A computed fold for a 93-nucleotide RNA from a Sphingobacteriaceae bacterium, annotated as TPP riboswitch aptamer (THI element). The coordinates come from a structure-prediction model, not an experiment, and the mean pLDDT is 76. It was read from a public genome assembly, where an Rfam model found it. Rfam family: TPP riboswitch aptamer (THI element). From the family's description: Vitamin B(1) in its active form thiamin pyrophosphate (TPP) is an essential coenzyme that is synthesised by coupling of pyrimidine and thiazole moieties in bacteria.
RNA sequence: AGCAGACUUUAGGGGUGCCGUUGCGUUGGCUGAGAAAUACCCUUAACACCUGAUGCAGAUCAUGCUGCCGUAGGGAAAAGUUAGCGCAGGUGC
Numbered sequence: 001a002g003c004a005g006a007c008u009u010u011a012g013g014g015g016u017g018c019c020g021u022u023g024c025g026u027u028g029g030c031u032g033a034g035a036a037a038u039a040c041c042c043u044u045a046a047c048a049c050c051u052g053a054u055g056c057a058g059a060u061c062a063u064g065c066u067g068c069c070g071u072a073g074g075g076a077a078a079a080g081u082u083a084g085c086g087c088a089g090g091u092g093c
Stems, first nucleotide, its partner, number of pairs: 002085002005082006011043004017030004049074003055068004
C1' cells in the first nucleotide's frame, strides 16, 4: 500500500402486537431497544425487518411471550476519522 473493528456526518430501511376500555394510534396492563414513540433499532449482514406462517413445541388472562425453523431465502450506503494488524523500499546496528 492494503485489510478490518469502532466512531462521526449525511442519506436510507423497518416494526408498532395481545387483553380490558374507547368513535379513534383514547386510556390501563404484559413482553421488549422500541408496541405511532419524532422516539427506538438497523444499513452488506451468523443481532433491524420480511417470507416460510392460518407453521411446530412449550408457557400465558392473551399474544411472535419463549424456543425451533435459522450458518435458510430476501433485505437499505456513501464519505471521513482513528486504535490495531500488516508491510514494499531506504537507513543504522